[in-house]
RNA sequence: GGGGUAUUAGCUCAGUUGGCUAGAGCACCAGUAUCGCACACUGGAGGUCAUCGGUUCGAAUCCGAUAUACUCCA
Numbered sequence: 001g002g003g004g005u006a007u008u009a010g011c012u013c014a015g016u017u018g019g020c021u022a023g024a025g026c027a028c029c030a031g032u033a034u035c036g037c038a039c040a041c042u043g044g045a046g047g048u049c050a051u052c053g054g055u056u057c058g059a060a061u062c063c064g065a066u067a068u069a070c071u072c073c074a
Base pairs, nucleotide, nucleotide: 001073002072003071004070005069006068007067010026011025012024013023019057028044029043030042031041032040050066051065052064053063054062
C1' cells in the first nucleotide's frame, strides 16, 4: 500500500434478502416477599443502530467516504 470481517443499551450479542413500535441475557433502579441480606417473582429506566453523505415513499439493513479493532496478502 491492497483485500476481507466487525462496529446495535453499561457488558455479551440477536435482528440481513428495506416496511408495523429496535430486541434478549447479565448488570442497574423500584416493588412483592424476608427480622435483614441473597435467591425468586413483577415492573421500570437505559439506544441519534461507529461518523458523514447518497439511493428510496420508507434504511440498523442497500451504495460511497471516513474512523477504530481484528485478520490475510505484499
Transfer RNA from a Bacteroidales bacterium, 74 nucleotides, folded computationally.
The RNAcentral record of the sequence draws on ENA.
NCBI's taxonomy places the organism under Bacteria, Pseudomonadati, Bacteroidota, Bacteroidia, Bacteroidales.
Its Rfam family is "tRNA". Rfam links the family to the GO term triplet codon-amino acid adaptor activity. The family's RNA type in Rfam is transfer RNA.